Notes
Small-subunit ribosomal RNA, central domain from an uncultured bacterium, 350 nucleotides, folded computationally. It matches the Rfam family "Bacterial small subunit ribosomal RNA". Gene Ontology terms of the family: ribosome and structural constituent of ribosome. The coordinates come from a structure-prediction model, not an experiment, and the mean pLDDT is 89.

Context: one part of a larger RNA
């Protein structure tokens, strides 16, 4: 190469957009590229292979045949492929009406809680813990009242419920704006699907500027535990957690399960729709489209399980695996301020 794999044994790229490329609907004619056949021609000899023969056999050694799976020339075939050209609507888009809804971005606004700070009441206490110290407090705290600043987050609603390519998204209001999802018809006619480089997003921690810093809170410091205690408990506490703008590109970035299409018993919830039937009306019921979960049937799996939102039965196209360590290191390269990240061996060794 062929083969075989990737939910949990090694193996799905963190997601997406789209270049090459590879794959592609339906009807029709022409082409004859791929394909098929049919004739010549070549395909050097030796060798393998059959088979007949020499040497007493064999090894050898000769003669025929076959083969050399290929390449050209030439005649043909035309379903299937390609190409060209002309339709088509079933894919896939656009156009009209509705609908959901924490998708994103900016502005603004609110109320409830902490914490400080000022007044007021009031006193020996308070805080914390398994116990208790450090710690606050007679310079008046703790509690409780009124006022006031500030920064962060957004109780209840909350839901195996919703939206996003993933990351993720939850207080009200305005603007802006991206996606979906149903109906009914017009268009447009394959515009398609994936997708190697690429280019965008990309959580937490980190980084660089400059803001802000209530509350938490690595690091540090003190109090306790303990044979030690560089933890766990406490008490204090900076980074950092928030904003701008720029980097960084990772994660149990998980459904540990790529995208698309098709196709293969049901039964049960919930989300958004529409259509019947019904009713004052909601509701129920019945059929549908899309979503999101639960249970179970063929099959399928080593099981365990999945089972119309597949891991089934297929079909196209990435991506990745290939005995453990050494190792996701090393070196070498690309990027990056760094931190590192992506690329990615061997030697030894079992």
């Nucleotide at each position: 190469c062929u083969g075989g794999g990737c939910g949990u044994a090694a193996a799905g790229g963190g997601u997406g957009c789209g270049u090459a490329g590879g794959c592609g609907g339906u009807a029709a004619a022409g082409u004859g590229u791929g394909u098929c056949u049919g004739a010549c021609g070549u395909g050097a000899a030796a060798u393998u292979c059959c088979u007949c023969a020499a040497c007493u056999u064999a090894a050898u050694u000769g003669g025929g045949g076959g083969a050399c799976u290929g390449c050209g020339u030439u005649g043909g075939a035309a379903a299937c492929u390609g190409c060209u050209u002309u339709g088509c609507u079933a894919g896939a888009g656009u156009g009209c009406a509705a609908g959901a809804g924490g998708g994103g971005a900016u502005g603004g606004u609110g109320g409830a809680a902490u914490u400080c700070c000022c007044g007021g009441u009031g006193u020996a206490g308070a805080g914390g813990u398994g116990a208790a110290a450090u710690u606050c407090g007679u310079a008046g705290a703790u509690a409780c009242c009124g006022g006031g600043a500030g920064g962060a987050a957004c109780a209840u609603c909350u839901g195996g419920g919703g939206c996003g390519a993933a990351g993720g998204c939850g207080a009200c209001c305005a603007u802006c704006u991206g996606g979906c999802u149903u109906g009914a018809c017009a268009c447009u006619g394959a515009c398609g699907c994936u997708g190697a480089g690429g280019c965008a997003c990309g959580a937490a921690a980190g980084c660089g500027u400059g803001g802000g810093u209530a509350g938490c809170a690595a690091a540090c410091a003190g109090g306790a535990u303990u044979a030690g205690a560089u933890a766990c408990c406490c008490u204090g506490g900076u980074a950092g957690u928030c904003c701008a703008c720029g980097c960084c590109g990772u994660a149990a970035a998980c459904g540990a399960u790529g995208a698309u299409a098709a196709c293969u018993a049901g039964g049960u919830g919930u989300c958004g729709g529409a259509g019947g039937a019904a009713u004052u009306g909601a509701c129920c019921c019945c059929u549908u489209c899309g979503g999101u979960g639960c249970c179970a049937c063929a099959g399928c799996u080593a099981a365990c399980g999945c089972a119309u939102u597949a891991a089934g039965u297929u079909a196209u196209c990435c991506g990745c695996c290939u005995g453990g360590g050494a190792a996701g290191u090393a070196c070498g390269g690309u990027c990056g301020c760094a931190a590192g990240a992506c690329u990615a061996a061997a030697a030894c060794u079992c």